[in-house]
Context: one part of a larger RNA
Molecule: large-subunit ribosomal RNA, domain VI
Organism: Patescibacteria group bacterium
RNA sequence: CGUUGAUACUUGAAGGAAUUUGUCCAUUGUACGAGAGGAUCCGGAUGAACAAACCUCUGGUCUACCAGUUGUCCUGCCAAGGGCAUUGCUGGGUAGCUAAGUUUGGACGGGAUAAGCGCUGAAAGCAUCUAAGCGCGAAGCCCUUCCUAAGAUUAGGUAUCAUAGAUUUGUAGAAGAUGACUACAUUGAUAGGCUCUAGGUGUAAGCACGGUAACGUGUUAAGCCGAGGAGUACUAAUAAAUCAUCA
Numbered sequence: 001c002g003u004u005g006a007u008a009c010u011u012g013a014a015g016g017a018a019u020u021u022g023u024c025c026a027u028u029g030u031a032c033g034a035g036a037g038g039a040u041c042c043g044g045a046u047g048a049a050c051a052a053a054c055c056u057c058u059g060g061u062c063u064a065c066c067a068g069u070u071g072u073c074c075u076g077c078c079a080a081g082g083g084c085a086u087u088g089c090u091g092g093g094u095a096g097c098u099a100a101g102u103u104u105g106g107a108c109g110g111g112a113u114a115a116g117c118g119c120u121g122a123a124a125g126c127a128u129c130u131a132a133g134c135g136c137g138a139a140g141c142c143c144u145u146c147c148u149a150a151g152a153u154u155a156g157g158u159a160u161c162a163u164a165g166a167u168u169u170g171u172a173g174a175a176g177a178u179g180a181c182u183a184c185a186u187u188g189a190u191a192g193g194c195u196c197u198a199g200g201u202g203u204a205a206g207c208a209c210g211g212u213a214a215c216g217u218g219u220u221a222a223g224c225c226g227a228g229g230a231g232u233a234c235u236a237a238u239a240a241a242u243c244a245u246c247a
Base pairs, nucleotide, nucleotide: 001151005161006160007159008158009157010156014148015147016146017145020048021047022046023045024044025043032037050105051104052103053102054101058099059098060097061096065092066091067090068089069088070085071084072083073082074081075080109143110142111141116136117135118134119133165243166242167241168240169185170184171183172182173181190236191235192234193232194231195230196229197228199225200224201223206219207218208217209216210215
């Protein structure tokens, strides 16, 4: 830009992905075979690699979370803190991300066939799977599964609307390079704040008591806390502009 205005839901021409395989049990020490050995078919279980999704579990990471600790400088000093030293180092760790973790998948079936195996059957009174005709037959082919998909210019269909709707702007996001996508914009829980809470760390400071002191104990499962959950309009989503609309 097109598809005759808009919104929502769709059909599927076409394209793509996937298609793998082992072992064990049972049938069965059966058929077969002198023995040695040793099955097909049907059924069941469990793996490998590969792929997808996810974070309940097991872990990893978690540089604005918590604690411990060394050196040094600073807040006048004590105490308590702050800066720097790879995040100073060390021990843990929420959300998120993640694999080594968890779950799931390659199921069943149909159609036409290959090699091959057949039926009927002449040419050629016989025979012959083939010449006419008919059937079986593979991890392969076409469907069945999943994904994209009407620029499929053959531009499809259905429902609803017609002062419909879309965009800009703002608050954001399990969405994201930017566009895009999704939620919300006061008739509001979109984000921040606040309250409660899950969870993390591990018992704060101050004070009191005990000890000559280092320190210990009590107050105290304390104090603090990024991203999780819920609630709550306190703050910010105000106000507005642009485009489009004529069946």